A computed fold for a 493-nucleotide part of an RNA from an uncultured bacterium, annotated as small-subunit ribosomal RNA, 5' domain. It matches the Rfam family "Bacterial small subunit ribosomal RNA". Rfam links the family to the GO terms ribosome and structural constituent of ribosome. Model confidence (mean pLDDT): 86 of 100. RNAcentral holds the full RNA, with entries from ENA and SILVA.
Context: one part of a larger RNA
RNA sequence: CGGUGAACGCUAACGGCAUGUCUAAGGCAUGCAAGUCGAAUGCUGAGCUUGCUCAGCAUGGCAAACGGGAGAGUAACACAUUGGUAAUCUACCUUGAUCUUGGGGAUAAUCCGAAGAAAUUUGGAAUAAGAGCCAAUAGUCAUGGGGGGACAUAAGUCAUUCCCAUGUAAAGUUCCGGCGGAUCAAGAGGAGCCUAUGGCCUAUCAGCUUGUUGGUAAGGUAAAAGCUUACCAAUGCUAUGACAGGUAGCGGGUGUGAGAGCAUGGCCCGUCUCACUGGGACUGAGACACUGCCCAGACUCCUACGGGAGGCUGCAGUCGAGAAUCUUCCUCAAUGGACGAAAGUCUGAAGGAGCAAUGCCGCGUGAUCGAUGAAGCCUUUAGGGGUGUAAAGAUCUUUUAUCAGGGAAGAAUCCGUGACGGUACCUGAUGAAUAAGUCACUGCUAACUACGUGCCAGCAGCAGCGGUAAUACGUAGGUGGCAAGCGUUACCC
Numbered sequence: 001c002g003g004u005g006a007a008c009g010c011u012a013a014c015g016g017c018a019u020g021u022c023u024a025a026g027g028c029a030u031g032c033a034a035g036u037c038g039a040a041u042g043c044u045g046a047g048c049u050u051g052c053u054c055a056g057c058a059u060g061g062c063a064a065a066c067g068g069g070a071g072a073g074u075a076a077c078a079c080a081u082u083g084g085u086a087a088u089c090u091a092c093c094u095u096g097a098u099c100u101u102g103g104g105g106a107u108a109a110u111c112c113g114a115a116g117a118a119a120u121u122u123g124g125a126a127u128a129a130g131a132g133c134c135a136a137u138a139g140u141c142a143u144g145g146g147g148g149g150a151c152a153u154a155a156g157u158c159a160u161u162c163c164c165a166u167g168u169a170a171a172g173u174u175c176c177g178g179c180g181g182a183u184c185a186a187g188a189g190g191a192g193c194c195u196a197u198g199g200c201c202u203a204u205c206a207g208c209u210u211g212u213u214g215g216u217a218a219g220g221u222a223a224a225a226g227c228u229u230a231c232c233a234a235u236g237c238u239a240u241g242a243c244a245g246g247u248a249g250c251g252g253g254u255g256u257g258a259g260a261g262c263a264u265g266g267c268c269c270g271u272c273u274c275a276c277u278g279g280g281a282c283u284g285a286g287a288c289a290c291u292g293c294c295c296a297g298a299c300u301c302c303u304a305c306g307g308g309a310g311g312c313u314g315c316a317g318u319c320g321a322g323a324a325u326c327u328u329c330c331u332c333a334a335u336g337g338a339c340g341a342a343a344g345u346c347u348g349a350a351g352g353a354g355c356a357a358u359g360c361c362g363c364g365u366g367a368u369c370g371a372u373g374a375a376g377c378c379u380u381u382a383g384g385g386g387u388g389u390a391a392a393g394a395u396c397u398u399u400u401a402u403c404a405g406g407g408a409a410g411a412a413u414c415c416g417u418g419a420c421g422g423u424a425c426c427u428g429a430u431g432a433a434u435a436a437g438u439c440a441c442u443g444c445u446a447a448c449u450a451c452g453u454g455c456c457a458g459c460a461g462c463a464g465c466g467g468u469a470a471u472a473c474g475u476a477g478g479u480g481g482c483a484a485g486c487g488u489u490a491c492c493c
Base pairs, nucleotide, nucleotide: 002492003491004490006489007488008487009486010485014362015361016360017359018358019356020355021321026319027318028317030316031315032314035062036061037060040059041058042057043056044055045054046053047052048051069274070273071272079198080197081196083194084193085192088191089190090189093187094186095185096184097183098182099181100180101135102134103133110125111124112123113122114121115120141167142166143165144164145163146162147161149158150157151156172179173178200246201245202244207237208236212234213233214232215231216230217229218228219227249271250270251269252268253264254263255262256261276297277296278295279294280293299310300309301308302307327353329352330351331350335349336347337346338345339344366396367395368394369393376387377386378385379384401430402429403428404427405426406425410420413416437482438481439480440479441478442463443462444461448477449476450475451474452473458465459464
C1' cells in the first nucleotide's frame, strides 16, 4: 500500500446492489414458522331451494427424516480427492411383466354415565372403511435341500441352469376414459458401509492397549466387521511421533502476494454435527426425529397442594452480556415444497418492503464571463502581500429537489390473477434553487506564517518537540490530501 461481518470520534444530499449478535450453544413474554385429502370412511351441527351446500369431530392415507437455524462437540473415514460394495437398502417417479378371488370379527368419533381444580382419565352401548384379520390363487420372490459346470483342491469362490419342499399378495372406486391396489424385474435419483492419500500446535506428553489384536462358534444388521457374547491364543500400535494435553467443524473458496507462500473459512454452494442437559427406543422406505414419544436432571410457569405444563441454535421481538449487529412489517403475485383428480389449502422456505454510510458502485452540491483585484480577515520591512475569479454582478443550465400528468415488465396461461407499487420509468412546470466535510502541514510525508504558552499546559507511529522569538503544544489565517465521507483503534497479508 491492500483487506475486514468491524467498532469509535467528527460530519452527512440521493440512488442501486449486497451485508448486518464475531460476545452468553445465556434465559425467554407474545404471535406465527406443517399440514393436506369428502374422488378412502363413519358421524355431528347449520342453512335452506328437501336433496344439495357449508362448517366441524374422529378413523384412514400421504407428508411431517424436506425446507429453515447454529457451529457446542468432533483431530475423526468428520471432510476433500480416489477407488470398491460379488457385503447393501431405497417411499414417491419412470419402464416392462403378471394379477386384483372369497369370508368373518372389532374399534374411534357419536350417545348415556363417572372421576378430577386442571392436564386428562375411565365404565357401558352402537357403527364404517382403501384400517386390521383369516383363507384362495402365483412365481421371474424368500428360505431350505439336491444335481450338473469352471477355478482351486483344505475350506471355498465364481458364473449359470435344472429339480423338489415350505412360506408369503391385493382395495376399491368410476362420468367406463381412467384413478388406484398386489407381486416381480429394471432405471433414475437418494442413502449406508469399506479402502488409499491429504490438511493444526506441544516431546516441559514416550511408552499405549484387555473387546484390546487375531481365531472358532453363536447372535446381530439392509449390509462386511469384536458390531455383541462365550471360548482359545497373546497379540496390536509407537521417534515415519503411538498415547496424552491444547485448539478447531471440513471443503469449494476468501484476503494478500510477481509467485512460492502466509493468513482465513462471515455471506453463497457442498458436506458433517447439534436441537434445554444426559440416556433410550417406537413409528416408518428413511429418524434413534429442532416445533414426535418415554425416563432422569437443572431451570421456568400453573395448581383447589392431590398433581400438571414447557423447551426460539425457525421468523420477528425481549432481558442479559458486549466496543458492537435490524421490523413483534406485506404477500403467497413469482420460484420451490407438502397434500389433493382438480379447484385449492398450507408454506416467517421464498419474493418483497422497513432500519443501519456497514461495504462496493454511481451521481450531485452548478456552468460561462467577471478587478492589477471590493469589503472583511490574516500578514507586513507599513510600500505592500495573501485569501482571490473567490465573492458581488451578468448570462445560462436543471442532473438532483419539489409539484402536476402519464405509468410498466416481472403473468408462466385464451380469460382472469402483482405483495412489491401508483414503485421504476416517461413528460411538463418552478427555481441556483435542497446538498461539504474531515484529517494533516519538523523529517519519514504532499502542505507555513502570526499570536498565546514557557520542560507548564500539552503533542507523539518512530526519531523526537516544549525551559521567552516553538513551521512539532493551543488558536487564527493560509496551504496540502481525501471526499459523503474523513480520521483513529483492532486484526490479516